[in-house]
Small-subunit ribosomal RNA, 5' domain from an uncultured prokaryote, 544 nucleotides, folded computationally. Its mean pLDDT, the model's own confidence on a scale to 100, is 83. It matches the Rfam family "Bacterial small subunit ribosomal RNA".

Context: one part of a larger RNA
């Protein structure tokens, strides 16, 4: 010099657009961070108002409402978001394989949806318990279960063709063995059935089922690459291969039994310290060196430690079981909980904000939509933490005033610097007024079109009207009034830009190195002038 996620002094006007717990993976009060579908189901309130009766105490129907609460079922809860404890490993990063594999929602393309049956939860009711939760009878339903049919894929058996060659792959027809479904939900309609209204009909959209295939997303193996320590030299018994079972989505000692005795290391095995990897970030001409906040992509973890459960998918942060530790409740018999989500408290630290608004846009979940949830997000709030821009006026003005400081006492210097001018501007703050973009997009009407039997409905197009902004009366534009409110820091021996005078006397200090200070100190305090940066200016702290 140059840089920070800094800190610490002394200062402090404003605005933009970033950062913001680097310690204690320390322990948490509160509140909010995952729900949703009624177009999958069964059941089903209250309040408020309105009308009727009244012994004036109420009482009954309407409406509220097939709404709210809670329930079975579907979907999502595995994403989003947080941290970096662990991990010297196929964690990562890159390059390849899988002929050894799954993939739920989404996409093309074929097929298929028959015919049964028993619950069971809410609900009533008895009953244990403090409380948390149960126990027992009886009702009821489904796109919940469950039986049976029908079918390729799957597996033997033989074969053919293509491809790969190292086991095998695909396709193709043939013989045997075993697993589907929701006949549902909604809208329209009467052209076709069966007709009596209509639905069993018909249409039209959703949604089941299962085949191949794509798309994502994942899983597994293998080569190179990046840390110390030899003052760690031998390490290993499921160890290393085989065979024969198990087990996975799937290869494997992934488990297990038997069998043989092997594998690995000085090209550093074991072992021990340290660490989350990368993009990338500083720094530097480069090579290198050092870091891995903040965004990004990967992994790991979720009060320790362990285990599986349901699922396409976790061994699952705001699910479950066991055990530990600490907390909290009790009626002593027992139950409850997990901020390393956002906010926000304590401690710890030199040190890090708000218990804010809102789903308006972006993105995600559910749902036919409307919508309704979303501390992701978007915005506001605090901090000079950084970076960036702007402001604190400008011109004129010598008698070169005072006063301050040196002085050789003549003067010098502060210095056009101030005062003054009714001479100019008006940025930001300050007051009045107008006032966005960020809104695509939904409902409802009406008019064309596609399906379609149809002048229904769906769907798609123009249009009309209404509804939707957190931030926000922000930003921006004008207008007023006014030089008025807004400058300090460090530093002058030399490196190193800037000098004198007093005090002080090896004291009291200074210091980055080399050094000043013991009676004229340009080096120590102070004034006085200089110099450098500037809303910052030095210290410390780490890095090249």
């Nucleotide at each position: 010099g140059a840089a920070c996620g800094a800190a610490c002094g002394c200062u402090g006007g404003c605005g933009g657009c970033g950062u913001a717990c680097u310690u204690a993976a320390c322990a948490c009060a509160u509140g909010c961070a995952a729900g949703u579908c009624g177009a999958a189901c069964g059941a089903g309130a209250a309040a408020a108002g309105a009308a009727g009766c009244u012994u004036c105490g109420g009482c009954u129907u309407c409406c509220a409402a097939g709404u709210a609460c809670a329930g079975u079922g579907g979907c999502g809860a595995a994403c989003g978001g947080g941290u970096g404890c662990g991990u010297a490993a196929c964690a990562c990063g890159u390059a390849a394989g899988c002929a050894a594999u799954c993939u739920a929602c989404c996409c093309c393309a074929g097929g298929c949806a028959u015919u049964g049956g028993g619950a069971u939860a809410a609900c009533u009711u008895c009953u244990c318990g403090a409380a948390a939760g149960g126990g027992g009878a009886g009702c009821u339903a489904a796109u919940a279960c469950c039986a049976a049919a029908u079918a390729g894929u799957u597996c033997c058996c033989a074969a053919u063709a293509g491809c790969a060659c190292a086991a095998g792959c695909u396709a193709u027809g043939g013989g045997g063995g075993g697993a589907g479904a929701a006949a549902g939900c909604g809208g329209g309609c009467c052209u076709c059935u069966a007709u009596u209204u209509u639905a069993u009909g018909c249409u039209c959209g959703c949604g089941g089922u299962u085949u191949g295939g794509g798309a994502u997303g994942a899983g597994c193996u293998u080569g190179c690459g990046g840390u110390c320590c030899a003052u760690u030299a031998g390490c290993u018994u499921g160890u290393u291969g085989g065979u024969g079972g198990g087990g996975u989505a799937a290869c494997g000692g992934c488990c297990u039994a038997c069998c043989a005795a092997g594998g690995c290391a000085a090209c550093g095995a074991u072992g021990g310290a340290u660490a989350g990897c990368u993009g990338g970030u500083c720094u530097g001409a480069g090579a290198g060196g050092a870091u891995g906040a903040u965004c990004a992509g990967c992994c790991a973890c979720a009060c320790u430690g362990g285990c599986a459960c349901u699922g396409a998918g976790a061994c699952a942060c705001g699910g479950g079981c066991c055990a530990g530790a600490c907390u909290c409740c009790u009626a002593c018999g027992g139950g409850a909980g997990g901020c390393a989500g956002c906010a926000g408290u304590g401690g710890g630290g030199a040190a890090u904000u708000u218990u804010g608004c809102g789903c308006a846009a972006u993105g995600g979940g559910c749902g036919a939509a409307a919508g309704c949830c979303u501390g992701a997000c978007g915005c506001a709030g605090u901090a000079a933490c950084g970076c960036c821009g702007c402001g604190u006026g400008g011109a004129g003005g010598a008698u070169g005033a005072a006063g301050g400081c040196c002085u050789u006492u003549g003067g010098g210097u502060u210095g056009u610097a101030a005062a003054c001018u009714c001479c100019c501007u008006g940025u930001c703050a300050g007051g009045g007024g107008g006032g966005a973009a960020g809104a695509c997009g939904g409902a409802a009407g009406u008019g064309g079109g596609c399906u379609g039997a149809a002048u229904a409905a769906u769907c798609u197009c123009a249009u009309u009207u209404c509804c939707a902004g957190a931030c926000g009366g922000u930003a921006c534009c004008u207008c007023c009034a006014a030089a008025g409110g807004a400058a300090g820091c460090c530093c002058c021996g030399g490196c190193u830009a800037a000098u004198u005078c007093c005090g002080u006397g090896c004291c009291a200090g200074c210091a980055g190195c080399c050094g000043c200070g013991g009676u004229a100190a340009u080096a120590c305090g102070g004034a006085a002038g200089g110099g450098g940066c500037g809303a910052g200016c030095g210290u410390u702290g780490u890095u090249c």